Notes
A computed fold for a 110-nucleotide RNA from Effusibacillus dendaii, annotated as Glycine riboswitch aptamer. The organism belongs to Effusibacillus, within Bacteria. The prediction has a mean pLDDT of 77. The sequence is in RNAcentral, with records from Rfam.
[in-house]
RNA sequence: AUGAUUGAUACGGGAGAGAACGCGUUAUGGCGUCGCCGUAGGAGCAAGUGAAAGGGGUGUCCUGCAUUCCGUUCACGAAUCUCUCAGGCAAAGGUCACCGUAUUCGGGAC
Repeated sequence: AUGAUUGAUACGGGAGAGAACGCGUUAUGGCGUCGCCGUAGGAGCAAGUGAAAGGGGUGUCCUGCAUUCCGUUCACGAAUCUCUCAGGCAAAGGUCACCGUAUUCGGGAC
């Protein structure tokens, strides 16, 4: 199911931060120096979940087993939070997160 989440395409909406300084150039691009931004991408983490060994309690006469609590270690674990690697810092533009519309893949689902 009159088709969910997710993906792709097109259109529309959509911030932040130096038109910094020096060299070069018609200008942009480029190189160097410092100052900044977070919404491509990337990285990190909470509560919690699971496992392992250890300690305490309970059930048991004991061993063993079961169960429960405590902290430790490991793994999983979100973002518009954090980092600023990458990217960006006039307009324009865009691999701009995210939102909407349409088309499309898909199909037991949100």